[in-house]
RNA sequence: GGAGCAGGCUGAGCGAUCGCUGGACGGUGCAAAUCGUCUGGAGGAAAGUCCGGGCUUCGCAGGACACGGUGGUGGGUAACGCCCACCGUCCGCAAGGACAGGGAAAGUGCCACAGAGAAUAGACCGCCGAUCGCCCUGGUUCGCGCCAAGGCGAGGUAAGGGUGAAACGGUGCGGUAAGAGCGCACCAGCGGUCUGGGUGACCGGAUCGGCUUGGUAAACCCCACCGGAAGCAAGGCCAAGCAGAAGGCAGAACAGGGCUUCGGCUCUGUCACGGAGCGGUUCGUUCCGUAUCCAGUCUUCGGGUCGGCUGCUCGAGGCGGCAGGUAACUGCCGUCCCAGAAAAAUGGUCGCUCUCGACAAAACCCGGCUUACAGGCCUGCUCCCCUU
Numbered sequence: 001g002g003a004g005c006a007g008g009c010u011g012a013g014c015g016a017u018c019g020c021u022g023g024a025c026g027g028u029g030c031a032a033a034u035c036g037u038c039u040g041g042a043g044g045a046a047a048g049u050c051c052g053g054g055c056u057u058c059g060c061a062g063g064a065c066a067c068g069g070u071g072g073u074g075g076g077u078a079a080c081g082c083c084c085a086c087c088g089u090c091c092g093c094a095a096g097g098a099c100a101g102g103g104a105a106a107g108u109g110c111c112a113c114a115g116a117g118a119a120u121a122g123a124c125c126g127c128c129g130a131u132c133g134c135c136c137u138g139g140u141u142c143g144c145g146c147c148a149a150g151g152c153g154a155g156g157u158a159a160g161g162g163u164g165a166a167a168c169g170g171u172g173c174g175g176u177a178a179g180a181g182c183g184c185a186c187c188a189g190c191g192g193u194c195u196g197g198g199u200g201a202c203c204g205g206a207u208c209g210g211c212u213u214g215g216u217a218a219a220c221c222c223c224a225c226c227g228g229a230a231g232c233a234a235g236g237c238c239a240a241g242c243a244g245a246a247g248g249c250a251g252a253a254c255a256g257g258g259c260u261u262c263g264g265c266u267c268u269g270u271c272a273c274g275g276a277g278c279g280g281u282u283c284g285u286u287c288c289g290u291a292u293c294c295a296g297u298c299u300u301c302g303g304g305u306c307g308g309c310u311g312c313u314c315g316a317g318g319c320g321g322c323a324g325g326u327a328a329c330u331g332c333c334g335u336c337c338c339a340g341a342a343a344a345a346u347g348g349u350c351g352c353u354c355u356c357g358a359c360a361a362a363a364c365c366c367g368g369c370u371u372a373c374a375g376g377c378c379u380g381c382u383c384c385c386c387u388u
Stems, first nucleotide, its partner, number of pairs: 001384010012353007020041009043359001047370002050368005055231004067227005072086005087101001088099004102222002107220002109216003124161002126157003131154005137148004169187006188212001190209008235310004244301006251271001253270007272290008317336008354357001
C1' cells in the first nucleotide's frame, strides 16, 4: 500500500420568534378554566408484533391423553426459541463464518431427471464363456471317439466404462475362465468390552467382532423437557340523561242539574291546594290533576349509558466507581429523574455554518430477536505485496 474478518459509537449544528403538550410555583375564579415565570418533551430501530416476562381479570384436586413449542454441553437471567463459554460437523490459506446440532440398527413413507439398477439393487457397454449345448477347422483313428484352436448361445461376473446429488467400504497381494471380503494384510467406519483425561458435550488408547448396515425426521413417528386462558379496548373508582323499582305529595269540599239496578255514576259553577306554560314582577291568565289507576312532581335505591378520574410511568432504570467472573452477567457504594398524549403534542417561519442530511416517529411497561438505514468515526485481528 492492497484485500478482508470481527466488534463498538454516531444519526447535522447554533440562534431568534410564533405555537402544541406534561410538571412545579404564583395571580384571578365557587368551580371549570385562564394568565405569567421556570422547566421536561421520540428512536437506534419508537417498526414487524415473532419469542419471553412483569402487571390485571377469569379459571384451577391429582394424573393421563390430545395440541403447540423446544432439541450438543455447561453457565447467565425474572424468563426465553435470547446471550456467553466450550464441543462436534461443514466452509475459508487465515482472521473467522454457518448449523432446526436428540433418534434413520423401533416401525412406516419418500428419493425428481438421467440410468440396466435408488435399498433384503442391478447388467447397457465391457470382461469371461471354466460347465452345458450347437456350428466349423485341424491333429489322431478305417470309423466312433478323444485332443486343440475359433465362432454363437445358455450362463457367470461386478475389476473397468457410462448415468446420477447418491450405485451397497478403500489400497495391495493371493485367487479365478473372468471376477468378487472369496481369502489375507493394512487403513477407514460401525458395534461390544476394558481403560486415561474432562463437571459435561466430547477427546485419546488397547482389544474383540461380523466384514460394511445409503440419504431424508422445518415427512409421519419415537424420546426428553416446557406450556391454563385472555389482554391496558386488561382492570378499578365516580357517575348526567333515558328506562326500571319502592315511597311521598294535593278536595272522598260546597251549590245546582241529569241518569239510576238507589250502591252510585256524571256534567256545570265557585273557592282551596299541587304541577306546567305564557305575560310579568309578587300579580294576572290558560291548561292538567287532587280515594285508587293514569298523568304530573319530589325523594330514595340497584345496575349502569354519555362522560370523568385512575391504571400511567421510579423502572429486572440511567451514569460513575470498586469488587467477583475467561465471558454473558452479578454484588456493593455514590449520584441523577429522563415524554406520558387521547383525534392523540415534539411543529412553522427567519438568519448563519457544514461533509447538505438515510431509515423512520412513543400509546401499559420491560428483556430479546428480526427487518430498514445517506453518511461519518473508532478499536482489535488476518492474508498478500513493497521498503528498511
Model confidence (mean pLDDT): 78 of 100. A computed fold for a 388-nucleotide RNA from a Planctomycetaceae bacterium, annotated as Bacterial RNase P class A. Rfam family: Bacterial RNase P class A. It is annotated as a ribozyme. Of the family's consensus pairs, 91% are formed in the model. Lineage of the source: Bacteria > Pseudomonadati > Planctomycetota > Planctomycetia > Planctomycetaceae. It is recorded under the gene name rnpB. The sequence is in RNAcentral, with records from ENA.